RNA sequence: UUGAUCCUGGCUCAGGAUGAACGCUAGCGGGAGGCCUAAUACAUGCAAGUCGAACGGUAACAGGGCAGAACUUCGGUUCAGCCGCUGACGAGUGGCGCACGGGUGAGUAACGCGUACGUAACCUACCUUCAAGAGAGGGAUAGCCCCGGGAAACUGGGAUUAAUACCUCAUAGUAUUAUUUGAUCACCUGAUCGAAUAAUUAAAGUUUCGGCGCUUGAAGAUGGACGUGCGUGCCAUUAGCUAGUUGGUGAGGUAACGGCUCACCAAGGCGACGAUGGCUAGGGGGCGUGAGAGCGUGACCCCCCACACGGGUACUGAGACACGGACCCGACUCCUACGGGAGGCAGCAGUAAGGAAUAUUGGACAAUGGACGAGAGUCUGAUCCAGCCAUCCCGCGUGUAGGAUGACUGCCCUACGGGUUGUAAACUACUUUUAUUUGGGAAGAAACCUGGUCAUUGAUGAUCAGUUGACGGUACCUUAUGAAUAAGCACCGGCUAACUCCGUGCCAGCAGCCGCGGUAAUACGGAGGGUGCAAGCGUUAUCCGGAAUCACUGGGUUUAAAGGGAGCGUAGGCGGCAUGAUAAGUCAGAGGUGAAAGGCUGUAGCUUAACUAUGGAAUUGCCUUUGAUACUGUUGUGCUUGAAUCAAGUUGAGGUCGGCGGAAUGAGACAUGUAGCGGUGAAAUGCAUAGAUAUGUCUUAGAACACCAAUUGCGAAGGCAGCUGGCUGGACUUGAAUUGACGCUGAGGCUCGAAAGCGUGGGGAGCAAACAGGAUUAGAUACCCUGGUAGUCCACGCCCUAAACGAUGUUUACUCGAUGUUGGCCUAUAUGGUCAGCGUCCAAGGGAAACCGUUAAGUAAACCACCUGGGGAGUACGUCGGCAACGAUGAAACUCAAAGGAAUUGACGGGGGUCCGCACAAGCGGUGGAGCAUGUGGUUUAAUUCGAUGAUACGCGAGGAACCUUACCUAGGCUCGAAUGGUACCGGACCGUUCCUGAAAGGGAGCUUUCCUUCGGGACUGGUAUCAAGGUGCUGCAUGGCCGUCGUCAGCUCGUGCCGUGAGGUGUUGGGUUAAGUCCCGCAACGAGCGCAACCCCUGUUUUCAGUUGCCAGCACGUAAAGGUGGGGACUCUGGAAAGACUGCCGGCGUAAGCCGCGAGGAAGGUGGGGAUGACGUCAGGUCAUCAUGGCCUUUAUGCCUAGGGCUACACACGUGCUACAAUGGUAGGGACAGAGGGCAGCUAAGCCGCGAGGUGGAGCCAAUCCCAGAAACCCUAUCUCAGUUCGGAUUGAAGUCUGGAACUCGACUUCAUGAAGGUGGAAUCGCUAGUAAUCGCGCAUCAGCCAUGGCGCGGUGAAUACGUUCCCGGACCUUGUACACACCGCCCGUCAAGCCAUGGAAGCCGGGAGUGCCUGAAGAUGGUGACUUUACGGGGAGCUAUCUAAGGUAAACCGUAACUAGGCUAAGUCGUA
Repeated sequence: UUGAUCCUGGCUCAGGAUGAACGCUAGCGGGAGGCCUAAUACAUGCAAGUCGAACGGUAACAGGGCAGAACUUCGGUUCAGCCGCUGACGAGUGGCGCACGGGUGAGUAACGCGUACGUAACCUACCUUCAAGAGAGGGAUAGCCCCGGGAAACUGGGAUUAAUACCUCAUAGUAUUAUUUGAUCACCUGAUCGAAUAAUUAAAGUUUCGGCGCUUGAAGAUGGACGUGCGUGCCAUUAGCUAGUUGGUGAGGUAACGGCUCACCAAGGCGACGAUGGCUAGGGGGCGUGAGAGCGUGACCCCCCACACGGGUACUGAGACACGGACCCGACUCCUACGGGAGGCAGCAGUAAGGAAUAUUGGACAAUGGACGAGAGUCUGAUCCAGCCAUCCCGCGUGUAGGAUGACUGCCCUACGGGUUGUAAACUACUUUUAUUUGGGAAGAAACCUGGUCAUUGAUGAUCAGUUGACGGUACCUUAUGAAUAAGCACCGGCUAACUCCGUGCCAGCAGCCGCGGUAAUACGGAGGGUGCAAGCGUUAUCCGGAAUCACUGGGUUUAAAGGGAGCGUAGGCGGCAUGAUAAGUCAGAGGUGAAAGGCUGUAGCUUAACUAUGGAAUUGCCUUUGAUACUGUUGUGCUUGAAUCAAGUUGAGGUCGGCGGAAUGAGACAUGUAGCGGUGAAAUGCAUAGAUAUGUCUUAGAACACCAAUUGCGAAGGCAGCUGGCUGGACUUGAAUUGACGCUGAGGCUCGAAAGCGUGGGGAGCAAACAGGAUUAGAUACCCUGGUAGUCCACGCCCUAAACGAUGUUUACUCGAUGUUGGCCUAUAUGGUCAGCGUCCAAGGGAAACCGUUAAGUAAACCACCUGGGGAGUACGUCGGCAACGAUGAAACUCAAAGGAAUUGACGGGGGUCCGCACAAGCGGUGGAGCAUGUGGUUUAAUUCGAUGAUACGCGAGGAACCUUACCUAGGCUCGAAUGGUACCGGACCGUUCCUGAAAGGGAGCUUUCCUUCGGGACUGGUAUCAAGGUGCUGCAUGGCCGUCGUCAGCUCGUGCCGUGAGGUGUUGGGUUAAGUCCCGCAACGAGCGCAACCCCUGUUUUCAGUUGCCAGCACGUAAAGGUGGGGACUCUGGAAAGACUGCCGGCGUAAGCCGCGAGGAAGGUGGGGAUGACGUCAGGUCAUCAUGGCCUUUAUGCCUAGGGCUACACACGUGCUACAAUGGUAGGGACAGAGGGCAGCUAAGCCGCGAGGUGGAGCCAAUCCCAGAAACCCUAUCUCAGUUCGGAUUGAAGUCUGGAACUCGACUUCAUGAAGGUGGAAUCGCUAGUAAUCGCGCAUCAGCCAUGGCGCGGUGAAUACGUUCCCGGACCUUGUACACACCGCCCGUCAAGCCAUGGAAGCCGGGAGUGCCUGAAGAUGGUGACUUUACGGGGAGCUAUCUAAGGUAAACCGUAACUAGGCUAAGUCGUA
């Protein structure tokens, strides 16, 4: 992550840190830090010299001397020359230093580093101590001088010269070498102290006479060298490496051991405890983080190492294989006279380049330290300081107090008054850190040295005075003025502290994750306000943390990722009881070490802090030593319970090799027999008259073994089934005879390992991949059918994988029970005990839950294997195995914020169960075909106004479009406006009416003319001004209200309790019953609410009351007739009140609820019929055009008025209807019976006229009174006789009537004439279960009239059918599956096409690094030789030569690039998807 839940699991954030960088901003001080990249290239300057007390000397300077010249103030000054005489000193010889200090981190995975040891295998200049010594000679050489070469760098020759330079001789032992030998100690070779003999090797001077130097030896100190234990990255997709390799003997070499080197001999050495190879990397103290363990890191400071343009080499020296030395090779740069030369900032500054990025070509040796020197001193880019940089840490400030009319502005809300900014400001009082100004002004300095004094034999020491500051006139102190000089940055949806308005409208943008933005954005941008931190604040990058998310502390593996397919067994790990020894692990004490700095802590110094100083603790480690001995280890002895053996018995589809059997199937032969068989949902292919199928007999082949049979048994797993024999493995039981821990696990290894597949040879009945044909289908490379080959079977050899599963590794111990079963044993029949298995259910416990539960997934122990988000991917590459197929091992780039487990509630299923509904079925009548009406779509148009669109739009909004309506179009007009209200002012009637213009609206001009009054004015009205306009413009996805639909379906919930970690469940499920969650019974539930039902209305029966306009039986009057009249209340009827129906009664069934009955009774019987009534909710369903309303838009127009037009168009398509197609009918004539309504701008009678629509007329009626008003189907009679008709009436022509201001677009009706399509309607589809369908007419609303065939009502006539619930549709409940939750119109898979992306393969191409083979081979080293050279002669050198070697060349493999190709990802494409 989900609708919600629990869990697993990854991703992300909040914290701290940095040698940082970037953005915005910036007052001060202190302390620190500052090329992380190109170990890239470097202009310029500086960074290592010093000593005249080692030397020859004299280029420069100064002094002096000598002899000159010029000037002169006669003091002297100046100029050139000579003298090294003095101070000194360029260049040179010589000594010491240059191996330190400073830089960098390229290389190095190593004894490089860290730590602890060792050297009995070593060296050490300067320094300290001790012992001894310094005698005699010699020849050179640089410089200087002369002559040359060269552009230069530099260099050749000659002559001459000094030394603390060099050489020879002498002397010498605690030196070195060889031989012999003693004592002590130690041990691997040996060490220490001695003795004897032989051989060899030293020296330097200078002086102020104090000394300073020199040589040899011994010791110390310091510094180094070498060796060893332990520790110190990643990769096993690096598993084998090694010839000087490992060891020995001998020699050489070194300061020293050593294959360090060489000759010979042997064949060793290293490695799974990770050799070798590859990649990466300086190591440590420490630093960051963390509770710690850890993880990350190695800037600054300290220690060690390595390097100095790349590579190699040696020389000198105590020390180097040498940053500012040498030689050689190479690359690069520079100079050149082209012949040759020069150079090395990873020193300090600085430059270029690279880069996101890192400073001044500063001052001083005053301090600290270093080199040289006797010293003064010189040198010192070490160092000390300053400059730049908010890079970090720390400190300070930008004021403090009072101050409410809670000021103004801003912002927000709004009812016109509030809220907030906000004590904030203004204002009053105060303070002065800092900045500015005035004045003063350090510590850091101690010395060396010079001079004085004292002590001392002296060296020397003490003391006094003098002298020395880059920083710096800095820190610090002080004076004056005055709130004066000083605040920003980020954020405000959740995580996460902080909310409103405007703009924008999936745009612009934001974003660490989730995610915001599609017209009301607390998430974008701005503003106001707020929150956090603050001279900083944010962002980015990186590290640790959170992350128990690699789990040592401290995780897991049934289903989430994860148990190896199984066994045997090697190494390894672990291991029973008792006792002795030892002391390796372990524990304790002591000693050494664990550098300093850092961290912690006490104290102290800078005003505090950072910073610094000093003390402590700590440094968990290593080494040595002394002790302890419980446990572990090692070793000795013993034991029996673990394990094994033995004896007796039992058991089974355990394995393997033979033999045998019957059923079935196929085939063959013969016989009987005739037309089909076979197969399927249905068919066809196929077989069959040349005789099939079927039936019978015989023969034959291969494979598998019905029943028994099971929830059984056996096996390590895979697996194993007819019967029987041979061989063979195991398990169990009983006994307790034998051994005496012999055990468990098991990385590698070995063996076994279903099916399919492979090889060779057989075999082949049935079945059956591939294949063929037939069907099915939109297609059907499938499912179905007919055939059919590999294969399936056997032998031998491979393969080695499975959902190889209990998705559960093996072993051992412990922990309640119940029950079934297999094989033994005991006691002897029981419901018994015990051992070993195979199952089921449960306690405790465990678990996320499902579940597990002595066969653990519980409690513990041992060992092995495996996991660490999803995808990419079990893929690629590499390697190993394989005949192949393929298997084993097994990544990364890239991409996503999830993927997943269990459970919950829904929804869904061409899952299951139960039930309902005109849902199907059974029926009746329609629609779909025709003509017309009407609505819609489409098209057209200036406009054909708008809305409604599956069911739930389409005779719907509209219950009346000629104008109006009207919202649309065209044209003409108006702008406070067409209407209403308020206020103020002015005027007056308004109304009505006449004329002109105009299509009208409008515009213009006339006529006429009030009421009340308290006389102020008011009513009414016109105008002007003003406040509220107006809008059928948009948003039904901002809304209210109303409505449709699921559905009049039986459901939807709550409180408390209980269950569950939780979502949630229970109740509401179950058994019955009902139309119903209706009722009953049961039940961890008990109750309740909204729904159901009932209560309401109409209707059906009766009674009663009341009778007018209704009724009229009886009585009377009366008429042509008539309740017409008097009367009457009986009846009908009207409308009030009652009664009545409740499964109440009976019978049957049932515990009950209830059901059943041609039950009774009754007008009505099980809800009597109908209506109203619509739960929680669903469809962002419909309506902003009924109305209301937020927001937006418009204001001489999207408002308003008017005329005309349009909404009525017409190729076409659909819905809903009407009328028909006819004889159950049409026509004509006659006759009968309703109900419910409406009526005053109305219904309109009688009468008269007209064929008729209608006209005229005027009675009655505000209605149980009068009128609309003749009901029609129906009945009777007549006619038509099956035709496009006497059916049907469209269309058209003519003439009219009515309404209206007006019937052209565009009304209805009448009459006459005309007489179209249509002969019952394809696929499909609709309604209806009784007074229903069907059929017949009547009325009403709207309305002047009417396009009404529509809608809403009313009555008349009046059926058929329902076996039933399998199927279609919809619904309800329970249950089940789910990868769905926008909920199956869901989700989702693959090819192809498009875009993007990193990676794999790849012919070819170019560059790079390490190593290997071969060739060549500089400098140098070693060896040989050395005719040449040398004052040195047992010597040295040049030269020649052999070996080794940097580098170069060459060959193959590796890394890089690449046409093409494979793959992955994305998105609204395409095709399919049981």
The prediction has a mean pLDDT of 81.
This is a predicted structure of a 1474-nucleotide RNA (small-subunit ribosomal RNA) from an uncultured organism.
It matches the Rfam family "Bacterial small subunit ribosomal RNA".